[in-house]
Molecule: c-di-GMP-I riboswitch aptamer
Organism: Desulfobacterales bacterium
């Protein structure tokens, strides 16, 4: 340096649920919380699921693939 992802270390994120706010809604943001996660960081590009007031409209990156950036490291 590359691969790999360990009953390692240091940190990181945060499902369900509850509260507040926003949205018609799928959902989103903040707080509490921890089921989990090695990209559960970011991007709707392909597939998929979902919503609607049905449009030249939206949501989900914690569904899969892809792109891109990145911490540590036994072996």
């Nucleotide at each position: 340096c590359c691969a790999c992802g360990a009953u390692a270390a240091a940190g990181c994120c945060a499902a369900a649920u509850c509260c507040u706010u926003c949205g018609c809604g799928a959902g989103a943001a903040g707080g509490a919380g921890a089921c989990g996660g090695a990209a559960a960081g970011c991007c709707a590009c392909g597939g998929g699921u979902c919503u609607c007031a049905a449009g030249c409209a939206g949501a989900c990156a914690g569904c899969c693939g892809g792109g891109u950036u990145g911490c540590c490291u036994a072996u």